A computed fold for a 1394-nucleotide RNA from an uncultured Gemmatimonadota bacterium, annotated as small-subunit ribosomal RNA.
Rfam family: Bacterial small subunit ribosomal RNA.

RNA sequence: AUGAACGUUGGCGGCGUGGAUUAGGCAUGCAAGUCGAGCGAGAAUCUGUGAAUUGAAGCUUCGGUUGAUUGAAGCAGAGGACAGCGGCAGACGGCGUAGUAAUGCGUAGGUAACGUACCCUCGGGACCGGGAUAGCUGCGGGAAACUGCAGGUAAUACCGGAUAAUCUCUCCGGAUGUAAUGUCUGGGGAGCAAAUGGUGAGAUUCCGCCAGAGGAGCGGCUUACGUGGUAUUAGCUUGUUGGUGAGGUAAUGGCUCACCAAGGUUAAGAUGCCUAGGGGGUGUGAGAGCAUGGCCCCCACGACUGGGACUGAGACACUGCCCAGACACCUACGGGUGGCUGCAGUCGAGAAUCUUCCGCAAUGGACGAAAGUCUGACGGAGCGACGCCGCGUGCGGGAUGAAGGCCUUCGGGUUGUAAACCGCUGUCAGAGGGGAUGAAAUUCUUGAGGGUUAUCCCUCUUGAUUGACAAAGCCUCAGAGGAAGCCCGGGCUAAGUACGUGCCAGCAGCCGCGGUAAGACGGAGGGUGCAAGCGUUGUUCGGAAUUACUGGGCGUAAAGCGCAGGCAGGCGGUUCGUUAAGUCGUUUGUGAAAACCCCGGGGCUCAACCCCGCGGAAUGCAUACGAUACUGGCGAACUGGAGACCAGUAGAGGCUAGCGGAAUUCCUGGUGUAGCGGUGGAAUGCGUAGAUAUCAGGAAGAACACCUGUGGCGAAGGCGGCUAGCUGGGCUGGAUCUGACGCUGAUCUGCGAAAGCGUGGGGAGCAAACAGGAUUAGAUACCCUGGUAGUCCACGCCGUAAACGAUGGGCACUAGGUGCCGGGUCUAUAGACGGAUUCGGUGCCGCAGCUAACGCAUUAAGUGCCCCGCCUGGGGAGUACGGUCGCAAGGCUGAAACUCAAAGGAAUUGACGGGGGCCCGCACAAGCGGUGGAGCAUGUGGUUUAAUUCGAAGCAACGCGAAGAACCUUACCCAGACUUGACAUCCUGUGGAAACCUCCUCGAAACAGGAGGCCUCCUUCGGGACUGCAGGACAGGUGCUGCAUGGCUGUCGUCAGCUCGUGUCGUGAGAUGUUGGGUUAAGUCCCGCAACGAGCGCAACCCUUGCCCUAUGUUGCCAGCGAGUCAUGUCGGGGACUCAUGGGGGACUGCCGGUGAUAAACCGGAGGAAGGUGGGGACGACGUCAAGUCAUCAUGGCCCUUACGUCUGGGGCUACACACGUGCUACAAUGGCCAACACAAAGGGCUGCAAACCAGCGAUGGUAAGCGAAUCCCAAAAAGUUGGUCUAAGUUCGGAUCGUAGUCUGCAACUCGACUGCGUGAAGUCGGAAUCGCUAGUAAUCGUAGAUCAGCCAUGCUACGGUGAAUACGUUCCCGGGCCUUGUACACACUGCC
Repeated sequence: AUGAACGUUGGCGGCGUGGAUUAGGCAUGCAAGUCGAGCGAGAAUCUGUGAAUUGAAGCUUCGGUUGAUUGAAGCAGAGGACAGCGGCAGACGGCGUAGUAAUGCGUAGGUAACGUACCCUCGGGACCGGGAUAGCUGCGGGAAACUGCAGGUAAUACCGGAUAAUCUCUCCGGAUGUAAUGUCUGGGGAGCAAAUGGUGAGAUUCCGCCAGAGGAGCGGCUUACGUGGUAUUAGCUUGUUGGUGAGGUAAUGGCUCACCAAGGUUAAGAUGCCUAGGGGGUGUGAGAGCAUGGCCCCCACGACUGGGACUGAGACACUGCCCAGACACCUACGGGUGGCUGCAGUCGAGAAUCUUCCGCAAUGGACGAAAGUCUGACGGAGCGACGCCGCGUGCGGGAUGAAGGCCUUCGGGUUGUAAACCGCUGUCAGAGGGGAUGAAAUUCUUGAGGGUUAUCCCUCUUGAUUGACAAAGCCUCAGAGGAAGCCCGGGCUAAGUACGUGCCAGCAGCCGCGGUAAGACGGAGGGUGCAAGCGUUGUUCGGAAUUACUGGGCGUAAAGCGCAGGCAGGCGGUUCGUUAAGUCGUUUGUGAAAACCCCGGGGCUCAACCCCGCGGAAUGCAUACGAUACUGGCGAACUGGAGACCAGUAGAGGCUAGCGGAAUUCCUGGUGUAGCGGUGGAAUGCGUAGAUAUCAGGAAGAACACCUGUGGCGAAGGCGGCUAGCUGGGCUGGAUCUGACGCUGAUCUGCGAAAGCGUGGGGAGCAAACAGGAUUAGAUACCCUGGUAGUCCACGCCGUAAACGAUGGGCACUAGGUGCCGGGUCUAUAGACGGAUUCGGUGCCGCAGCUAACGCAUUAAGUGCCCCGCCUGGGGAGUACGGUCGCAAGGCUGAAACUCAAAGGAAUUGACGGGGGCCCGCACAAGCGGUGGAGCAUGUGGUUUAAUUCGAAGCAACGCGAAGAACCUUACCCAGACUUGACAUCCUGUGGAAACCUCCUCGAAACAGGAGGCCUCCUUCGGGACUGCAGGACAGGUGCUGCAUGGCUGUCGUCAGCUCGUGUCGUGAGAUGUUGGGUUAAGUCCCGCAACGAGCGCAACCCUUGCCCUAUGUUGCCAGCGAGUCAUGUCGGGGACUCAUGGGGGACUGCCGGUGAUAAACCGGAGGAAGGUGGGGACGACGUCAAGUCAUCAUGGCCCUUACGUCUGGGGCUACACACGUGCUACAAUGGCCAACACAAAGGGCUGCAAACCAGCGAUGGUAAGCGAAUCCCAAAAAGUUGGUCUAAGUUCGGAUCGUAGUCUGCAACUCGACUGCGUGAAGUCGGAAUCGCUAGUAAUCGUAGAUCAGCCAUGCUACGGUGAAUACGUUCCCGGGCCUUGUACACACUGCC
């Protein structure tokens, strides 16, 4: 944007618009007639006449008379129905888009090759005759439709004759003029007309008739250019192409025919197939384009399907004819009838498209002299929000910011001036009313004038006549009364909250949301947007420079044909002349009209919409004139391109023939003996029938070591021993010749590695297939032993490769440097080497420039020109089908359905590698001691259980949380209780002192009841503090989520790293710094460097320990002095020493030598208590593991509330076929036991440590000094030393287990404590695979203390000291880590990806 559809909602009006699908079928009605002023006949009806009849009224002499009135037949006239003859119109208008890729359409031309009814103009003409026919009548046929025969009749129907031209034909001239049939004109000859009709009393009225000339408009034919797709359609054509002559036509023409010729068309796409009405325009777009052709206008074509002609000015005819077919209907079965792609309407199909309306009032059309008739054209109304436009659904005030809803940090916020309420207005819709417009003609009429008289005609004029439809506009009335929805809210994209749900339900245009805190699902309240609509879907253009004309690419992203030759084509050097096709300028015509677009106006109140403009635009085509630089054409010339010639020159360039040596294998013979061969290691295999090895001789085939080189040659594939022959190309020099002869190159042609195929040879080695042996989980492989095609030759196919520089060819231009190959010149020299320069080739580096980057860079991937080939997301797929080539294998050409949201390139940072380099660590190695085996302790899994509470899970869970589970703890289970609660705060009511202490009853206790004691404090005298009961707010939860969190912690790792600012480099991610050379424990330091600095880490600062000084000197110390004791710093005293507590010093690679770049630093040394961070500790960068913890604590959300809360008793956490981790004790003599003797440090102690003494074998008990501790106590240190004993054994080892007797703690040791005595005396004799710790005061070993704690299951943990080793060659390997580098298809990052 839309002819739309669907969902949902819907007040009014205007203007538009509405079967896009089945060119499917259609009931019914209407859509083309008209003319009586062409003709015959002529019904109804009317008028006149009118026989006869009736006979009012008048008159009357009453006899009659006049006679209104009625009125048959006939006649005359008017009238004109139905049908017919005739004329005109039914070729227009209306509808549809099937066919048609050109007989079409568009634009510009031609027709001297043509036609034209009605209309206009001009001049001329219409004489004399004739015979029919329909209607009708009669007789027939048929169901009907319809039709036959006979009779008779008219015309503006039909026919004959006459006359006639500027008509037609023909003959003879003239003029003009062409390429040419033409054209104009003069004369002769021949031929061809008519309705003297209609109207009218009549007319020189009016309307008609005939021939001719002209015009207008409308057509026919024809030319050029433009106007889809497909080459997986490459050839098509026999009336085909042309000619001559006929025929035919309005007219040209193979339009048709006869004859003759053999042409015509096609790569600028013929022929075929598919699709399609074309245009103005429309949508979109900056434009160029792309898409489209509904409506309107114009053109063409069609009318159930197919074919055909007739009539006519015009048709091969929508509502005409004939034939055939399908379908439908009628039928008496013989036969007939019909054609909505006209207006309505119906069925069908479809996502989907309206009333069987009114009217000819207007506009237009047919006929008519006219009135008029006809007109589903048209004008209107109806239906549909289908579209566009306009209007409304109220306006102003109104805060207690009402209620309700929603949210909330509970304070409030928001809905929200929104509502209520007060005041006002009156659009639209509703009711009532009067008036205007679309209407002007025609006709009748009045009057006047004119035409020759006129009643006729013409012009003007008066009055009358004509509205299907509309009710908009105006006035009045009432009343805020009747009138708002839809989509959206994660980003794109304006607009966010709570709840529900829990990878469910669902959303989604793309990215993507949803797995318990969803702004994305659903509803809610609030918000944004648009608004009588709003969304969705479909389609088109845009964005998309994503087919690139404007305006893209092809080294690695998709894309250079494997290479060359070359037809067509495209492009093409220098100079002069000419031409004017391209090109440029101006002019004229056209670009149909209208609509549309733009501009300027105007009309509906505005707008949409409509109208006007001798306004524009319409980028096009044609036309005339001009310009001539460039391109082209033509002509002439030139030599810088290209080629030829002459002289040299390098080369694995090609083909053919011959020759050669080394090696391999085989054969023969000799020597010789047991192995050979092969592999990571083996085996198969060969060998005592003599191999391998070795010597000699012979045969065969294939390939040519060294030279050999980012060396050479060739277009590419490719080419390598030597010689000969034949042969292609290049390069250099000369400047003799030709004179643009050039470049590229679709189709085409040739060449084209290896493998493969055919025929025939050949066959040594190698070697697909195959066989065997190994390897392996398997091994149809890699390795080994064999081995056939093949590899070789000749001839013929194949035609592909990572045929690669992944880079088409040609020409020109654009800094250099340095090698190599082949020539030339100059210079230099005696000659050479050499130096300079130039041409051609082949490499490397590098500037500008280019590139997404990598990179390329005179051998371009730079800058330009020319030509060719190729690409347009990945997969499907180089597949299928078709064609073509091939003997086959297969090659070339080469899709689609379907499917994905990526595939891909280059580079970056990481991570990773059974990649590389450097380095470190008890990482390995070297050592020492363990674990894994035994028994026990302890933790875990598993199992069990009413419960065995929960957590921790590789390292980094498992003597972990737990530095203390008998009750308690305790969270678990069973049972019994409580419900404002065991605990906190507040309110209301009520009571009281409450609390506390002692005791009693029920009960397992909780709980409940009772007795006694006590009976307080403040006070403003109300009460308060305190407390019981009842009620209400609330408490409480070790319930869930560590993947909602804070805090804390583990780990990589005390590893040396992690970053920032500014600058610089890069399009960017990023890089640099931080890399490099050294060095260090260290990103430690030095040097270098597009970096310069800085921060967090390292180190240092802190604590402790090692030395010294100093100050102080009790509770510590005691050298000297004194006193005392059996003895003891015991006492006086002292501060020297030890020690303690403070404060200082000391160590810094400072000094020396060497090494090193003179640096940093390292090595060695001196001195020193200590030497290169002296030892140890605390200290843990950026971060990783959604690591651990909701059960320390805190905390969001969820959940429970007479229970998932609370209390109590008992039980459980201690279970036990089993498995694992961590430990203890051992297996013994470096030991056990006994006795004697010695030396620590650091801790703890009043609910405590407890000396000494007494009792006990002992655990311990009794009594009790001292000490809140440098004073007293725990406290004995143990290993050790000395002496004795045991003598290799399941023991004087080992101590489990069990029995028994006790001690202690505690309400309470049954489940389930520790300790003691006596007795018992298990396994175990050093531990498989595997695995752990440790580098010095360390390992090992020995004991001591503490926390927790009534006690203790502690062999644990944390600290303390005693004794006190071994080993490190070294960094190949295992593990972990750091830095640099490399590859990557990994990024949840190798437990990856596939």